[in-house]
Context: one part of a larger RNA
RNA sequence: CGCAGGCGAGGGAACUCGGCAAAUUAGCCCCGUAACUUCGGGAGAAGGGGUGCCUGCGAUCCUGGCGAAGAGCUGGGAUCGCAGGUCGCAGUGACAAGGGGGUCCCGACUGUUUAAUAAAAACAUAGGUGGCCGCUAGUCCGUAAGGAUUUGUACGGCCGCUGAAUCCUGGCCAGUGGCGGUACCUAAAACCCGGGUUCAACCGGGCUAAGGGCCGCUAAACGCCGGGGGUAACUCUGACCCUCUUAAGGUAGCCAAAUGCCUUGUCGGGUAAGUUCCGACGUGCAUGAAUGGAUCAACGAGGGCCCCGCUGUCCCCGCCUGCUACCCG
Numbered sequence: 001c002g003c004a005g006g007c008g009a010g011g012g013a014a015c016u017c018g019g020c021a022a023a024u025u026a027g028c029c030c031c032g033u034a035a036c037u038u039c040g041g042g043a044g045a046a047g048g049g050g051u052g053c054c055u056g057c058g059a060u061c062c063u064g065g066c067g068a069a070g071a072g073c074u075g076g077g078a079u080c081g082c083a084g085g086u087c088g089c090a091g092u093g094a095c096a097a098g099g100g101g102g103u104c105c106c107g108a109c110u111g112u113u114u115a116a117u118a119a120a121a122a123c124a125u126a127g128g129u130g131g132c133c134g135c136u137a138g139u140c141c142g143u144a145a146g147g148a149u150u151u152g153u154a155c156g157g158c159c160g161c162u163g164a165a166u167c168c169u170g171g172c173c174a175g176u177g178g179c180g181g182u183a184c185c186u187a188a189a190a191c192c193c194g195g196g197u198u199c200a201a202c203c204g205g206g207c208u209a210a211g212g213g214c215c216g217c218u219a220a221a222c223g224c225c226g227g228g229g230g231u232a233a234c235u236c237u238g239a240c241c242c243u244c245u246u247a248a249g250g251u252a253g254c255c256a257a258a259u260g261c262c263u264u265g266u267c268g269g270g271u272a273a274g275u276u277c278c279g280a281c282g283u284g285c286a287u288g289a290a291u292g293g294a295u296c297a298a299c300g301a302g303g304g305c306c307c308c309g310c311u312g313u314c315c316c317c318g319c320c321u322g323c324u325a326c327c328c329g
Stems, first nucleotide, its partner, number of pairs: 002323007010315002014313001019310001027051005036041001038164001052086015087091001099308007106300002111123002127162007138149004166294003170225003175222002177218005184213003191206005226244005253287001254284001265281005
């Protein structure tokens, strides 16, 4: 020096990616507790006070003795309350034993997961919704026999998407897919007819199923959801108009967001100072509605930011204990 532990003047996060680590807090009783809220919660919110021992009295409960007794008399124990007293710096004296608050993002929640680098905003979940299926079903495994769902029967089973509740879920069926229809067109082999050959091969024509064309439906199916120009008596802006174009041109909402390139956008807040954070704005490179949109109490070893408390993280290091290291034998 290292490792494990202890203490520290003054300051108190200045450390650092980040309070990582450490410190603070801590049990029990009493008082007292905000916003918000799905009225359950939030709550151990927060924030205060008390806590040992001795004596006395009282209360509740348990349990003995004498006695004929359930009358009466008389003991013991546990817990709690009140009063008085008493000791220490300190009474949950050791061990054990929440630091607290505010605000955003994500996920509703409890749960599940990469056995051995990931516990999460990933998976699941109740709830929502679409599709198939009337049972000799539908879906799945198997070449088959057979088997699962099924000791089941639509208030059921299977497959998919979404993911509590609340408020909602806009437009487009042109493309791709699915479902349905189809007078007509197309369409193979077989079959029919013709040609060809000794027989064949072979060549041509005709007929037809599914399929395709064609016609519809379908987006909580895959998906998609414009451009240019002009315009109000300052300016700016553009309710309004013109034009090109599409299947339809992004509604409600929401946003520099886990999504914004430019970007440390601009304004506001917090700081003396803030590429992060919070509130706004919206010109949105490239937001947007079950690939769900928005919101949201509670919850979270999730992520960002702030405040109080607390500290050797730091200013800036010092000392102590133990074990190594190291020296001598």

Background
The part of an RNA shown here (large-subunit ribosomal RNA, domain IV) has 329 nucleotides and comes from a hot springs metagenome. Model confidence (mean pLDDT): 87 of 100.